[in-house]
Background:
Model confidence (mean pLDDT): 80 of 100. Predicted 3D model of a 73-nucleotide RNA (transfer RNA) from uncultured Ruminococcus sp. Rfam family: tRNA. Its family is annotated with triplet codon-amino acid adaptor activity in the Gene Ontology. It was read from a public genome assembly.

RNA sequence: GCUGAUUUAGCUCAGUUGGUAGAGCACAUCCUUGGUAAGGAUGAGGUCACCGGUUCAAAUCCGGUAAUCAGCU
Numbered sequence: 001g002c003u004g005a006u007u008u009a010g011c012u013c014a015g016u017u018g019g020u021a022g023a024g025c026a027c028a029u030c031c032u033u034g035g036u037a038a039g040g041a042u043g044a045g046g047u048c049a050c051c052g053g054u055u056c057a058a059a060u061c062c063g064g065u066a067a068u069c070a071g072c073u
Stems, first nucleotide, its partner, number of pairs: 001072007010025004019056001027043005049065005
């Protein structure tokens, strides 16, 4: 230099051919206990990496950029 993959909650990851962004763990409050752990209930937490384009509507489609990983030279 070229090619490909990945980027979504604090962490690990889903999200079907474009139509209200989710799960597990973690966190907060409450219940339970003599207390802790475990268990149960409720809740908070998101510029879907960034910039543009297409569309009535984009995490999703298209182009570019960045970061990480892998391969080729």